[in-house]
Molecule: small-subunit ribosomal RNA
Organism: uncultured bacterium
RNA sequence: AGAGUUUGAUCCUGGCUCAGAACGAACGCUGGCGGCGUGCUUAACACAUGCAAGUCGAGUGCGCGCCUGUAGCAAUACAGGUGGCGCACGGCGCACGGGUGCGUAACACGUGGGUAAUCUGCCCUCUGAUGGGGAAUAACUCGCCGAAAGGCGAGCUAAUUCCGCAUAAUAUUCCGAGAACCUUGGUUUUUGGACUGAAAGGCGUAAGUCGUCGGAGGAGGAGCCCGCGCACGAUUAGCUAGUUGGUAGGGUAAUGGCCUACCAAGGCUUUGAUCGUUAGCUGGUCUGAGAGGAUGGCCAGCCACACUGGAACUGAGACACGGUCCAGACUCCUACGGGAGGCAGCAGUGGGGAAUCUUGCACAAUGGGCGAAAGCCUGAUGCAGCGACGCCGCGUGGGGGAUGAAGCAUUUCGGUGUGUAAACCCCUUUCGAUCCGGACGAAUGCCUCGCAAGAGGAUUGACGGUACGGAUAUAAGAAGCCCCGGCUAACUACGUGCCAGCAGCCGCGGUAAGACGUAGGGGGCCAGCGUUGUUCGGAAUUACUGGGUGUAAAGGGUUCGUAGGCGGUGCGGCAAGUUGGGAGUGAAAUCUCUGGGCUCAACCCAGAGGCUGCUUCCAAAACUGCUGUGCUUGAGUGUGAGAGAGGCUCGUGGAAUUGCAGGUGUAGCGGUGAAAUGCGUAGAUAUCUGCAGGAACACCAGUGGCGAAGGCGGCUCACUGGACCGGUACUGACGCUGAUGCGCGAAAGCGUGGGGAGCAAACGGGAUUAGAUACCCCGGUAGUCCACGCCGUAAACGAUGAGUGCUUGGUGUAGCGGGUAUCGACCCCUGCUGUGCCGAAGUCAACACAUUAAGCACUCCGCCUGGGGAGUACGGUCGCAAGGCUGAAACUCAAAGGAAUUGACGGGGGCCCGCACAAGCGGUGGAGCAUGUGGUUUAAUUCGAAGCAACGCGAAGAACCUUACCUGGGUUUGAACUCAAGAUGUAAGCCUCAGAGAUGAGGUCCCCUCUUCGGAGGCGUCUUGAGAGGUGCUGCAUGGCUGUCGUCAGCUCGUGUCGUGAGAUGUUGGGUUAAGUCCCGCAACGAGCGCAACCCUUGUCCACAGUUACUAACGGGUAGUGCCGAGAACUCUGUGGAGACUGCCGGUGAUAAACCGGAGGAAGGUGGGGAUGACGUCAAGUCCUCAUGGCCUUUAUGUCCAGGGCUACACACGUGCUACAAUGGACGGUACAAAGAGCUGCGAUGCCGCAAGGUGGAGCUAAUCUCAAAAAGCCGUUCUCAGUUCGGAUUGCAGUCUGCAACUCGACUGCAUGAAGCUGGAAUCGCUAGUAAUCGCGGAUCAGCAUGCCGCGGUGAAUACGUUCCCGGGCCUUGUACACACCGCCCGUCACAUCACGAAAGUCGGUUGCACUAGAAGUCGGUGGGCUAACCCGCAAGGGGGGCAGCCGCCUAAAGUGUGAUCGGUAAUUGGGGUGAAGUCGUAACAAGGUAGCCGUA
Repeated sequence: AGAGUUUGAUCCUGGCUCAGAACGAACGCUGGCGGCGUGCUUAACACAUGCAAGUCGAGUGCGCGCCUGUAGCAAUACAGGUGGCGCACGGCGCACGGGUGCGUAACACGUGGGUAAUCUGCCCUCUGAUGGGGAAUAACUCGCCGAAAGGCGAGCUAAUUCCGCAUAAUAUUCCGAGAACCUUGGUUUUUGGACUGAAAGGCGUAAGUCGUCGGAGGAGGAGCCCGCGCACGAUUAGCUAGUUGGUAGGGUAAUGGCCUACCAAGGCUUUGAUCGUUAGCUGGUCUGAGAGGAUGGCCAGCCACACUGGAACUGAGACACGGUCCAGACUCCUACGGGAGGCAGCAGUGGGGAAUCUUGCACAAUGGGCGAAAGCCUGAUGCAGCGACGCCGCGUGGGGGAUGAAGCAUUUCGGUGUGUAAACCCCUUUCGAUCCGGACGAAUGCCUCGCAAGAGGAUUGACGGUACGGAUAUAAGAAGCCCCGGCUAACUACGUGCCAGCAGCCGCGGUAAGACGUAGGGGGCCAGCGUUGUUCGGAAUUACUGGGUGUAAAGGGUUCGUAGGCGGUGCGGCAAGUUGGGAGUGAAAUCUCUGGGCUCAACCCAGAGGCUGCUUCCAAAACUGCUGUGCUUGAGUGUGAGAGAGGCUCGUGGAAUUGCAGGUGUAGCGGUGAAAUGCGUAGAUAUCUGCAGGAACACCAGUGGCGAAGGCGGCUCACUGGACCGGUACUGACGCUGAUGCGCGAAAGCGUGGGGAGCAAACGGGAUUAGAUACCCCGGUAGUCCACGCCGUAAACGAUGAGUGCUUGGUGUAGCGGGUAUCGACCCCUGCUGUGCCGAAGUCAACACAUUAAGCACUCCGCCUGGGGAGUACGGUCGCAAGGCUGAAACUCAAAGGAAUUGACGGGGGCCCGCACAAGCGGUGGAGCAUGUGGUUUAAUUCGAAGCAACGCGAAGAACCUUACCUGGGUUUGAACUCAAGAUGUAAGCCUCAGAGAUGAGGUCCCCUCUUCGGAGGCGUCUUGAGAGGUGCUGCAUGGCUGUCGUCAGCUCGUGUCGUGAGAUGUUGGGUUAAGUCCCGCAACGAGCGCAACCCUUGUCCACAGUUACUAACGGGUAGUGCCGAGAACUCUGUGGAGACUGCCGGUGAUAAACCGGAGGAAGGUGGGGAUGACGUCAAGUCCUCAUGGCCUUUAUGUCCAGGGCUACACACGUGCUACAAUGGACGGUACAAAGAGCUGCGAUGCCGCAAGGUGGAGCUAAUCUCAAAAAGCCGUUCUCAGUUCGGAUUGCAGUCUGCAACUCGACUGCAUGAAGCUGGAAUCGCUAGUAAUCGCGGAUCAGCAUGCCGCGGUGAAUACGUUCCCGGGCCUUGUACACACCGCCCGUCACAUCACGAAAGUCGGUUGCACUAGAAGUCGGUGGGCUAACCCGCAAGGGGGGCAGCCGCCUAAAGUGUGAUCGGUAAUUGGGGUGAAGUCGUAACAAGGUAGCCGUA
């Protein structure tokens, strides 16, 4: 520090996810030791048991005990003492310490101040005092009540208990007089008077000491007040009656409506009151570069609470955790009458929960309470125990060791990995084990001496026989967890087969899974490792640091304007902000640095820094602010002139539509893609005249004008707003923006009343259609128009808020002005304002914007934060309604989106080509047959091929074989092949028998070469084992080969350039071509694969060569024939050349390329034909040609054999043959090819047969011989339009040939038979010249079998105007929501399943407001006739004063009644929404998406 994920790819926007750190954690697997920490986050739920606050005899009384003494026999009594125990009075403590976080949004907390408005026990300092009296009471004793808890009455008694009196001050209060400093009731000081007001003693022989009281001060603590800081919600906007203030009084330690009475009517709030929800706050902690964000467990400070609610008492301090009273809930005891209790102290129990410990030891240390002290108490604390809960440290060994052992895994079978790892050798002994030793923490205090300083002495350890040290022996006792597709370090095998499963995101799994499970191996961390949860980070993804808003989410529809924010320029002043310096504070701990202590570290200690803050003082005066005074440039006013669909009102004009009346006139009009509905003989349409009425204003008219926007268009008048230009005078910052707010605001819509020509939702009809609630047509009502009032929304758009300043230009246009020139207008130059286009820098993701910014800056406002759910629900508010404004969540997805790129596609456009159409010729589709396919059938009808590009295809030839299929019979190292071991010459061959055959049995035969005779080698056979074999599966694991687009003209690369990039350029453009063929131009220049050419063949000529071919001339011969001699002319054959290149001429063209025409030529513009198939597409075809991975099979899916099948047949399709006839059939005669084939062959002449054929065997290894007859044609004859002398299917009989064998199932021949069919519906195919059509010939395969296939020649046409249309293709361009690419994508209803949510008659609960009822305890007030020790009066009785009980009143908790508000649960039913591989209906959107789409409204 980043990474993954939207796309075919790219850039951007944007969300989701990951890597990091952390935790009071939990869960899973695992677990050796130690140190330091830490441990109910949930039920502030309920608690058994024990302990957690006592202490003082040097304050006091009593009882008991003990000791001593006296008396006594003793019991016992008395006196004295006392260190023990207990009960009480009294003092101090119990308000600390410990726990918890319910409540609390608050002066609770934090920080800084104030207290002139206060208090303070114990402690410290100073000062003064401690005199003299009186009284009661508990314990105790007696009696009584009660189950108990407890209580009542009578009696005795003490004090450091209580009460008067005295005295007293710088104390208190009041009345005074002054001074200084200061200012709420202050301090200091001088001074007068009055009033009030203290005390306690103990110990000690004593000295003394500890107390006690008044006063002053201090320290520490507490109370109260204030500034600032500190959660969320506006779908909470108004709240408040002691409320706000005053006066008086009360109350308090003290200010104060804190309380009361009276008076006034205030107080708080958009700088967020009130209400609701949540929450203890902080130092800090976690994270982060920081700013921030989250958090507040342990430790520390503060607050609050103590079963729930209320209340006071005591006290220095409490409204009191282990006190009191009352009420309530709960639990317990009970004799049923009454009582007791409060673990949110330490342990512990139950419960809840994913989850959190011992009913331990000790006061040795530290600290606290009491005490003079010893000491006692202390679950504070110090320690120990439990838990890997966290952090830190240590160990589980170290070195050597290759022939790389075994095992395991993998393998291409060679090997490789685990791996120096192990074994083995050497060494060490931490930790653990056993034994021995053994702490620091301890010094105070106490005692003795001493005046003191100090000296001496005896003790005190829970932890703990622990830490630590030493010794002994042995590698000995000690490793797991997660991961290995990318992110992200780490790979193979097997199993599984969209199953089981994984998954943080993307995504894996459908038979070769590095992603599932297991194994081997590897990676990471390590006594832990993973998972889950939570927080911060990454996330600049709430942006202060540090984001955006034309199209991605986002500019308010628009003006005015309130608060607020911001604000020109000079000078002076102030000092709030600001800046510098000083002071105080910012507790400690934490953090950082340095040093130190535990062997290190964690941890701990010390010092320093820091704590970014607040307060205060001093200083500065640039900037902001405030204030004073000026200025003119911002803003405004006056003045002159022109422009304009700016607004509003009243008039008015013509054209047109429609209607009405009349005239002319006759059969149609109208409408459409075509029609029909409709109108019209009752006279339409058309045409003429007149009249009526409403609405809108052609031309002018213009990216022209005006307005804030919506919007505004005939003409005239009236009223009225704004802007611009020119000129100068004035005011003097008067400005900009603008939350809330007031207005304006298209269309549609609503209300009331008018109006209504045209148009036209709804509606009716006609068409279209599968349907057509649409598009088209004929009608037609609201509405559209006017007045008044609502509504308040639009894709209200420049999808661009307003204002100001700055920043190169060019060119239009509108308004006003200036200059030059002119007689003038125009033109030209120029200023301001508005409105367009093109473009520089710059900006932008790109597109684009670009002085009218989307550039550079500033000010203010609105708005955005992934998609869907949803602009929905609920609430509020506005509206007559429709609805508007405001505006969520649950749930769900990993995307949704913007711009641009390359393709593909379009019922987009342009250009071009092709037998693509058109123009022609001939077919197919109808018939019969042949052949292939589908289907069906079958034991099997083997398999493959499937639109074009499967279907006379693989198959150039299924009777057996082929053959892969079926039935049956055999066989198992096998029919063929390799190797090893062993045996052997029996085998094989031949013969016979059985059998359908394979096969089996028997007979016969008894291998070859070399030899040193031992044996070796070869060839065969048998047995065993590896292995064979498979036309079994996968063509979607593959190679090779092939088809197809397409012989279409395309497909790419290097370098350069452009672009952030995908990519572009080149390859586009202008011409031209069959062609990316060539030329020209051009940020491109070149190149490659294709095109063309080179190759074969054919067409002309030449040269050479002439046999088996040829024969002109010469000679010979025959019945006849190049038959022979001969020839090398010709034909022909073969080889090698020539020739054609737009080379020449003319025209067109751009002077090009090229095209057109012509000449010459056998041939002319690639002469004809062939071979040749770019990058790629179709997961195209083929595992059954071959090869091949994997899988399957191994007495079978291999192999052998016989027979059957592939030849089936209601049917459908493809490809063909033959026909339907006279351009023909039949018969007779007769002519002319080319290219091939032939020894297992072709087979002549002859003979036989009607024929197929037979016989026979000349010749030929073939320019020699044979197949071999070419046929159409030509010359004749006949048939005469018919199911025929057409046509030949089918069938019968008889034959021939091939073959082991023609039954299933061959071809051919003869005789006989003589079916359909009379030119073929919709539709569809081929062909542009030696082509179509037509005619025959040959070959491959092959024993035989050809209408198929591959070739050959003969005869030999018609037509092409042209590119609108159909199909296919090429190039450019355009749109796109497609990229599996239109056979694409995609919308809504319905049906089913499931999830969350809303509404809902109601119903159940929580919280709370208001009103009222009633009112415990208690304070306060009143009363106090009852009761009453101290003081006073009195001799006494008694009285007084004071007090208490009781009663009354105010306030008030819980409780209750009524009525509201609010939140939540639940509910028959209901509403939409989300999600869900293959449901239904349609086709809305994306292309002109087939009616352009979209927005608002009905």